RNA sequence: GGGGCUGUAGCUCAAUUGGCAGAGCGACUGGUUUCGGCCCAGUAGGUUGCGGGUUCGAUGCCUGUCAGCUCCA
Numbered sequence: 001g002g003g004g005c006u007g008u009a010g011c012u013c014a015a016u017u018g019g020c021a022g023a024g025c026g027a028c029u030g031g032u033u034u035c036g037g038c039c040c041a042g043u044a045g046g047u048u049g050c051g052g053g054u055u056c057g058a059u060g061c062c063u064g065u066c067a068g069c070u071c072c073a
Stems, first nucleotide, its partner, number of pairs: 001072007010025004019056001027043005049065005
């Protein structure tokens, strides 16, 4: 220098031939408990790496760029 894969909540990951952004764990609040843990109920937390494009509508398509992993040179 060139190719491939990945990037979504604090962490691990879902979500498609484009149509309401979710789960588990974690955090917080309440219940329970003498206190704590377990358990039960609930709440908050996201510019979907970043910019641009296509579209009525983009996590998913196109393009540029950044980071990580990997292959080739």
The RNA shown here (transfer RNA) has 73 nucleotides and comes from a Methanosarcinales archaeon. The sequence is in RNAcentral, with records from ENA. The organism belongs to Methanosarcinales, within Archaea. Its Rfam family is "tRNA". Rfam classes the family as a transfer RNA. Rfam's curators write: Transfer RNA (tRNA) molecules are approximately 80 nucleotides in length. The coordinates come from a structure-prediction model, not an experiment, and the mean pLDDT is 80.